[in-house]
This is a predicted structure of a 126-nucleotide RNA (FMN riboswitch aptamer (RFN element)).
RNA sequence: GGUUGUCUUCGGGGCGGAGUGAAAUUCUCCACCGGUGGUUACAGUCCACGAACGGGUGCGCUUGCGCCCGCCGAGCCUGUGAAAUUCAGGCACCGACGGUUAAAGUCCGGACGAAAGAAGACGCGC
Numbered sequence: 001g002g003u004u005g006u007c008u009u010c011g012g013g014g015c016g017g018a019g020u021g022a023a024a025u026u027c028u029c030c031a032c033c034g035g036u037g038g039u040u041a042c043a044g045u046c047c048a049c050g051a052a053c054g055g056g057u058g059c060g061c062u063u064g065c066g067c068c069c070g071c072c073g074a075g076c077c078u079g080u081g082a083a084a085u086u087c088a089g090g091c092a093c094c095g096a097c098g099g100u101u102a103a104a105g106u107c108c109g110g111a112c113g114a115a116a117g118a119a120g121a122c123g124c125g126c
Base pairs, nucleotide, nucleotide: 001126004123005122006121007120008119009118010117016030017029018028019027031106032105033095034094035049036048037047038046044093045092053070054069055068056067057066058065059064075091076090077089078088079087097109098108099107
């Protein structure tokens, strides 16, 4: 250094102002936010993954856990450059489920949860 096993820790942000109304952080105008790995160069919008949701199946059979399948949003133009749908400038766009005196990316809830993964400790063999 590589590989492999066990374990530990970490691992999602955002409604501020105005308007209407009996009622809205949910509507309208302005504002605000951006998980993980990859990519010749930095990505919410490229390629994948995770969360959520639906189904199947095995185990447990009380809550659940594993595996498989499905579903899974949105970007263009110009410039620089060897290289950028990633940078700069401009103009756009997107955001699970359940709840709510009124429709939610931003409030409350599942969730002081889990995961993609990241870092580290110890052990084994090479």

Its Rfam family is "FMN riboswitch aptamer (RFN element)". Rfam links the family to the GO term FMN binding.